[in-house]
RNA sequence: GCGGAAGGCUGGACGGCCGCUUGUCGGGGGUGUGCCCCGGAUGAGAGGAAAGUCCGGACUCGCUGAAGCAUCGGUGCCGGGUAACGCCCGGGCAGGGCAACCUGACGGAGAGCGCCACAGAAAACAAACCGCCUGUCCUUCGGGGCAGGUAAGGGUGAAACGGUGGGGUAAGAGCCCACCGGGGGGCUGGCAACAGUCCCCGCAUGGCAAGCCCCACCGGGAGCAAUGCCAAAUAGGGACCACGCGCCCGCCUGAUCCCGCCUGCGGGAUAUCGGGGCAGGGGGGCUUCACCCCGAGUGGUCCGGGUUGGCAGCUAGAGCCACGUGGCAACGCGUGGCCCAGAUGAAUGGUCGUCGAAGGGCCGGGGAGACCAGGCCUGGAACAGAAUCCGGCUUAUAGGCCUUCCGCGCAU
RNA sequence: GCGGGUAUGGUGAAAAGGUAUCACGGCAGCUUCCCAAGCUUUAGUUACGAGUUCGAUUCUCGUUACCCGCUCCA
Repeated sequence: GCGGAAGGCUGGACGGCCGCUUGUCGGGGGUGUGCCCCGGAUGAGAGGAAAGUCCGGACUCGCUGAAGCAUCGGUGCCGGGUAACGCCCGGGCAGGGCAACCUGACGGAGAGCGCCACAGAAAACAAACCGCCUGUCCUUCGGGGCAGGUAAGGGUGAAACGGUGGGGUAAGAGCCCACCGGGGGGCUGGCAACAGUCCCCGCAUGGCAAGCCCCACCGGGAGCAAUGCCAAAUAGGGACCACGCGCCCGCCUGAUCCCGCCUGCGGGAUAUCGGGGCAGGGGGGCUUCACCCCGAGUGGUCCGGGUUGGCAGCUAGAGCCACGUGGCAACGCGUGGCCCAGAUGAAUGGUCGUCGAAGGGCCGGGGAGACCAGGCCUGGAACAGAAUCCGGCUUAUAGGCCUUCCGCGCAU
Repeated sequence: GCGGGUAUGGUGAAAAGGUAUCACGGCAGCUUCCCAAGCUUUAGUUACGAGUUCGAUUCUCGUUACCCGCUCCA
């Protein structure tokens, strides 16, 4: 110098004028004393993704609660971090790259079911098209028929029931041997995933679980248009159908009736009344326990009315910065400091001026060379914009900077 | 703002991992004196980009476009 890998940062600056939202503090005027109108000073005012709404939480809700089961959904090597996670860090294994480094939905196919088109003999407990070999028969001596052995070779396919080499055999074959691969067991190291090593087994049965499924673990639902309050206005709700209206007591209050008498008190009876109890019914996917509702309610169908206001929730938080400290790291702990948008058809803007970083191109000076001064021109800002709030992921992003590392070339 | 769903020729639909189909419509031709009907022919990156798989319209992830529901009071 060229090419590349990883991590981090930035993504315009200053000033004038005119505005917008909001916190705090003053002033003037009106008034029906509730409040209304006008104006000033000062402070703050979008992002790394505010986005997609893909995960995880905080918060709220009588959406009945708890336990268990089932269903449904999710996650999936191991260890750690965290409020939590499908996120992050470290490690293992596999794959890619000369390397720096990158990528991985990475549990189980020896529980079971299912699928594997076409081609091919055969797509999974097996089987044999062309071949090879043996026996026998026929022969026109080229070969052919029948019976059997084989899976080495050819051929098909995405995938063919271990691979390479040697021995062996009629031809062959883990039939036998060596190495590789595979399975089982032990030992050593490691918290573990796993790795190394030793012994045994001729192999003891392909792939797909982002098909069903099995195993382990996790999860209730809805969402700030949640939810609570105030104000205004209205018909402050109505109609039809179905189901259904059980039993016991009569203490208290009232009603009705009867009887007694001291004429306003006592006693008794009744249920279309009130209260209590039992049984029953209803409320969750199911069960148990609890709780709530029910004598006018439950279920279904249909018809509507008013308003388009305000306040809280709302921004001080798993917050930011600095230092110290533990840890390889993610991150934790301690001390000190700081306050950093809260809009609601929705503010955070417009305009003018002066600058303007790198980066790119051209010119030509020095030098043996790698290379290094200088001048001119150009360049002048992308993606996008809070809406309850956090932690992540993903996606978009013009141009540029910094640090570390790898490969190649050149010079010394 | 929050939540849910859909995407296949021009339009409406089918295809349960194995050659992408059907109807209507469009273009051209035949038929007819002309039209209609009929017959023949033609036109497609399954919205886009990745992944799993031998193989994806189908299974998984991301992106894009479109559609639907949700205010308060009584």
Predicted 3D model of RNase P RNA and transfer RNA as a complex of 486 nucleotides. It holds a member of the Rfam family "Bacterial RNase P class A". The family's RNA type in Rfam is ribozyme. About the family: Ribonuclease P (RNase P) is a ubiquitous endoribonuclease, found in archaea, bacteria and eukarya as well as chloroplasts and mitochondria.